[in-house]
Annotation: This is a predicted complex of two RNAs, RNase P RNA and transfer RNA, with 447 nucleotides together. Its mean pLDDT, the model's own confidence on a scale to 100, is 79. It holds a member of the Rfam family "Bacterial RNase P class A". Rfam classes the family as a ribozyme. Rfam's curators write: Ribonuclease P (RNase P) is a ubiquitous endoribonuclease, found in archaea, bacteria and eukarya as well as chloroplasts and mitochondria.
């Protein structure tokens, strides 16, 4: 120069002018809610998607076990995490560097279509032999060659398949084949390093005995009690509905004259008796609970800057700021310069993460490859 | 704003614990039959299984992510 990685910022700018809102103050008035001035505060990096974790409410709860979700390599950071930081271990780039749901298939069930001899106790299709055993046939005097077939060995080679039970070589052997051996790989133990995961040019046994799938049941270890601000609290019309106490119909008795007490009579059922049940009307109170308010509503696991430890995530200390809070939902409109001509996009209880959506811009730190000194 | 439940053919649905080429009615096309139409009968055509990526030999199904309908809650 040219191409690439990884981290971080940034999200039009100023001036006016006119409006929206929250909040404090100060005035007015049909005065406790409304206007007005005035001052100050007014979307994000994602505010989204609700995918995880907490805070915070209410509800259940001695504890334990079962069950059901859920996380899965180690340590650490954190309120907490399925995030992050650091390490391992595999895979990918030529590199900076990026990716990984990465316990366990030698605890059990269970899956593997199609092809294919043979797919989980493993197995002969084409092939490779014919050493033994048995027939026949050829040569032979004979011992014994040869050939063919049966019976039979093999598992190199080819051929199926996603997958076919170490690999390379020499030795062996009709043929072959961990069957022997060597070196590579796997196993087991023990051994050093390291907290650990794991590593290891360490040792020593073991012919391989242990194929894949757990985003299939499942086994093991850890974590999780349940709903979610429309939780939840508070005050409370007007109409229903409920509880309480007193009045209310008719006839007798009593009485201290306030009233009490027995009877009838109401209603239910097509009528009629018994039996049960109920107290409909009015007034007073009382509690629940709607409509409507008020709260929950933002100061907080807060931001900035500095320090000190720490490899980092982070943590402690100090200074210093107050930074949206609505309830039909406010953050916007126009006018001017100017510039590289402006994307994705809108809070609603509130925090830490993920993941999705993003036009362009800047800022560091590195890696290849060409060329020059 | 919180909470669930579904997207398979034009349209209503199946497709259970992954298996070769996804299947039913209904509507479309073309025959037949009828003088014609319907209706019947045969035949057939039509599906990126809502997208993407991942497990797996192998995904409509298992598993993340997005992207869209419905339905509950004052």
């Nucleotide at each position: 120069a040219g191409a690439g990685u990884c981290g971080g910022c940034u999200g039009g700018a100023c001036a006016g002018u006119c409006g929206c809102u929250g909040c404090a103050u100060u005035c007015g008035c049909u005065g406790c809610g409304c206007g007005a001035a005035u001052g100050u505060g007014g979307a994000g990096g994602a505010a989204a998607g609700u995918c995880c974790g907490g805070g915070c409410u209410c509800c259940g709860g001695c504890g334990g076990a079962c069950g059901a979700g859920g996380u899965g390599c180690c340590a650490g950071g954190u309120a907490a995490u399925a995030c992050c930081u650091g390490g391992g271990g595999g895979g990918c780039g030529u590199g900076a560097g990026c990716c990984c749901a990465c316990g366990g298939a030698a605890a059990g069930u269970g899956c593997a279509a199609c092809a294919g001899a043979g797919a989980g106790c493993a197995g002969a299709c084409c092939g490779c032999c014919u050493a033994a055993g048995c027939g026949c046939c050829c040569g032979g005097a004979a011992a014994c060659g040869g050939g063919c077939g049966c019976c039979g060995g093999c598992a190199a080679g080819g051929g199926u398949g996603a997958a076919a039970g170490g690999g390379u070589g020499c030795g062996g052997u009709a043929a072959g084949a961990g069957c022997g051996c060597a070196c590579c790989g796997c196993g087991u133990c023990g051994g050093u390093g390291g907290u650990a995961a794991c590593a290891c040019u360490c040792g020593a046994c073991g012919g391989c005995a242990c194929g894949g799938c757990a985003a299939a049941c499942c086994c093991c270890a850890c974590c999780u009690g349940g709903a979610g601000c429309a939780a939840g609290g508070c005050c409370a019309a007007a109409u229903a509905g409920g509880g309480a106490a007193g009045c209310a119909g008719c006839g007798g008795c009593c009485u201290u004259c306030g009233g009490g007490c027995c009877g009838c009579a109401g209603c239910g059922u097509c009528g009629u008796c018994c039996g049960c049940a109920c107290g409909c009307g009015c007034u007073u109170c009382c509690g629940g609970g709607u409509a409507g308010g008020c709260c929950g509503c933002u100061a907080g696991a807060g931001g900035u800057c500095c320090g000190u430890g720490g490899u980092g995530a982070c943590a402690c200390g100090g200074a210093u700021c107050c930074c949206a809070g609505a309830g039909g939902a406010a953050u916007g409109a126009c006018u001017g310069u100017c510039c590289u001509c402006g994307a994705c996009a809108g809070a609603a209880c509130c925090c830490g993460g993920c993941u999705u959506a993003c036009a362009g811009g800047c800022c560091g730190a590195c890696u290849c490859u060409c060329g020059c000194c | 704003g919180g909470a669930a439940a579904g997207g398979u053919a034009g349209c209503u649905c199946a497709g259970c614990c992954g298996g070769u080429u996804a299947g039913a009615g209904c509507a479309c096309g073309g025959c037949a039959c009828u003088c014609a139409u319907a209706a019947u009968g045969c035949c057939g055509g039509g599906g990126u299984c809502g997208a993407g990526g991942g497990u797996u030999c192998g995904a409509g199904u298992c598993c993340c992510u997005c992207c869209c309908u419905u339905u509950c809650c004052a």